A computed fold for a 96-nucleotide RNA from a soil metagenome, annotated as c-di-GMP-I riboswitch aptamer. Its mean pLDDT, the model's own confidence on a scale to 100, is 82. The RNAcentral record of the sequence draws on MGnify.
[in-house]
RNA sequence: AAAGGCAAACCCGGCGAAAGCCGGCGACGCAAAGCCACGAGGCUACCGUCCGCGCGCUGCAGGAUCAGCGCGGGCCACGCCAGUCGGGCCGCCGAA
Numbered sequence: 001a002a003a004g005g006c007a008a009a010c011c012c013g014g015c016g017a018a019a020g021c022c023g024g025c026g027a028c029g030c031a032a033a034g035c036c037a038c039g040a041g042g043c044u045a046c047c048g049u050c051c052g053c054g055c056g057c058u059g060c061a062g063g064a065u066c067a068g069c070g071c072g073g074g075c076c077a078c079g080c081c082a083g084u085c086g087g088g089c090c091g092c093c094g095a096a
Stems, first nucleotide, its partner, number of pairs: 005030002011024005028083001034089003038086003041081003048075005055070005
């Protein structure tokens, strides 16, 4: 060099709370765009936790208070990204 490989976005189907993942379609790109969340970074927040300066429902015969649930907000990785970077592991072709 050539052969061969992978496949972003969009769209469709599935899974998931979400981030995202899987399959199909499709090619923006990729010489490790093969694999691994170990370090940095990014994304999400079901659960948990805090708050409610608000509201609703429920519990008590009723009121206040309180509690629980719903809703909203903050924080949080145990979830995710290997096509953000570093690191680790493994590896195809073979012209000159």